[in-house]
Annotation: This is a predicted complex of two RNAs, RNase P RNA and transfer RNA, with 449 nucleotides together. It holds a member of the Rfam family "Bacterial RNase P class A". Rfam classes the family as a ribozyme.
RNA sequence: CAGGGUGAGCGGGCAGCCGCUCCGGGAUGACGCCCGGGGAGGAAAGUCCGGGCUCCACAGGGCAGGGUGCUGGAUAACGUCCAGUCGGGGUAACCCGAAGGAAAGUGCAACAGAGAGCAAACCGCCCCCUCCGCUGUUCGGGAAGGGGUAAGGGUGAAACGGUGAGGUAAGAGCUCACCAGCGGUCCGGGCGACCGGCCGGCUCGGCAAACCCCACCCGGAGCAAGACCAAAUAGGGGAGCGUUACGAGGGCGGCCCGCCCCAAGCUCCCGGGUAGGUCGCUGGAGGCCCGGGGGGACCCGGGUCCAAGAGGAAUGGCUGCCGCCCUCCCGUACGUGGGGAGGGGACAGAACCCGGCUUACAGCUCCCCCUCCCUG
RNA sequence: GCCGCCGUAGACCAACGGCAGAGUCUAUGGUUUGAGAGACCAUGUAGUGGAGGUUCGAAUCCUCUCGGCGGCA
Numbered sequence: 001c002a003g004g005g006u007g008a009g010c011g012g013g014c015a016g017c018c019g020c021u022c023c024g025g026g027a028u029g030a031c032g033c034c035c036g037g038g039g040a041g042g043a044a045a046g047u048c049c050g051g052g053c054u055c056c057a058c059a060g061g062g063c064a065g066g067g068u069g070c071u072g073g074a075u076a077a078c079g080u081c082c083a084g085u086c087g088g089g090g091u092a093a094c095c096c097g098a099a100g101g102a103a104a105g106u107g108c109a110a111c112a113g114a115g116a117g118c119a120a121a122c123c124g125c126c127c128c129c130u131c132c133g134c135u136g137u138u139c140g141g142g143a144a145g146g147g148g149u150a151a152g153g154g155u156g157a158a159a160c161g162g163u164g165a166g167g168u169a170a171g172a173g174c175u176c177a178c179c180a181g182c183g184g185u186c187c188g189g190g191c192g193a194c195c196g197g198c199c200g201g202c203u204c205g206g207c208a209a210a211c212c213c214c215a216c217c218c219g220g221a222g223c224a225a226g227a228c229c230a231a232a233u234a235g236g237g238g239a240g241c242g243u244u245a246c247g248a249g250g251g252c253g254g255c256c257c258g259c260c261c262c263a264a265g266c267u268c269c270c271g272g273g274u275a276g277g278u279c280g281c282u283g284g285a286g287g288c289c290c291g292g293g294g295g296g297a298c299c300c301g302g303g304u305c306c307a308a309g310a311g312g313a314a315u316g317g318c319u320g321c322c323g324c325c326c327u328c329c330c331g332u333a334c335g336u337g338g339g340g341a342g343g344g345g346a347c348a349g350a351a352c353c354c355g356g357c358u359u360a361c362a363g364c365u366c367c368c369c370c371u372c373c374c375u376g
Numbered sequence: 377g378c379c380g381c382c383g384u385a386g387a388c389c390a391a392c393g394g395c396a397g398a399g400u401c402u403a404u405g406g407u408u409u410g411a412g413a414g415a416c417c418a419u420g421u422a423g424u425g426g427a428g429g430u431u432c433g434a435a436u437c438c439u440c441u442c443g444g445c446g447g448c449a
Stems, first nucleotide, its partner, number of pairs: 002371004007366004012322007020039007041347001045358002048356005053222004065218005070084005085099001086097004100213002105211002107207002122153002124149005130143003161179006180203001182200003186197004226279004236270006249261004286305008324344007377448007386401003394432001403419006425441005
């Protein structure tokens, strides 16, 4: 210098003018007005997880349903984070992993292929036997039959360990060495996942983001939760007045008896709900700094600060200067620096609050690390 | 705020994880006709909204994302 990896940060600044919203104060009969102050983000987003809070339900346990899934830790909790193990990728820095169980059971594997889940002879190889042809017997050749063989060819995503040697009629873990896998009450290390070693007989396929099994976790709803105050109108209950009835009507019953209920209107009282208002509402698992513990996530202690709180929903616009990026021009040593003109500035907008994850993002900044090339 | 469903050819829609995809209408060409409609014959058009993963194999299973529709309070 080029390319790459990782962690962290910013996401324009200042001033003026015009607006929006909330709070405090002043003044006012009130609307409005005057003064002062506060006013979006790293993701406020998606709503994918977890928790606080509130109401409902709840003895305990189980079933169903859902979720998580290597190990240890952190945490209020998590599917998050930290440290590690194993596997995969990369020359490396480093990155990625839904990473329990396939000898509990059920299931799936198209096409091709002889054979596809427990085994399977299509070609090939070998042996035996019969026949044919050649022939001087053997050797060698051809055909039919019986048998052996999973080493080779071929099919496939996958063919029941791999390579080499011995062995054999040809072959085969049949035997041996190394490697992979499996098992062991073995030995050593580690809290553990696991790692290293020793021994054993040789061998047992894949899919659980198929059903399922195992272990652990989960009660439901969500601030429109929920609490309080509370109109108008309508409606409910009660009392009184009124009305009238040996009655009409209704209910119980198939009918009768029997029992019970019941007018319109006026006055008063009671309670529920709605509109509306108030609270919940932002001071909290809070930010910053210092010290301590820990390898780290994180925890402990001290100091300091207060930073939107609206409620159909405010947080905006214009101008100037500076700063950043791009293009062009002037000038020039064609490079830096300098001057001028024009253009650009993303993703996106709080709605009860936090911890995460994921996704979007113009333009930048910094620390550390790796690789290659050049120079020394 | 809390949830659910869908996306396949120009249109509407099928498809157990298995030959990469059936069908109807439409389109194009041909036959029939004087010409057209209709009928008949033939042909074409999709790589399943996008990206990644699981699997031998994905429209189908899983995750993220984009778009559309709907429900409850």
The coordinates come from a structure-prediction model, not an experiment, and the mean pLDDT is 76.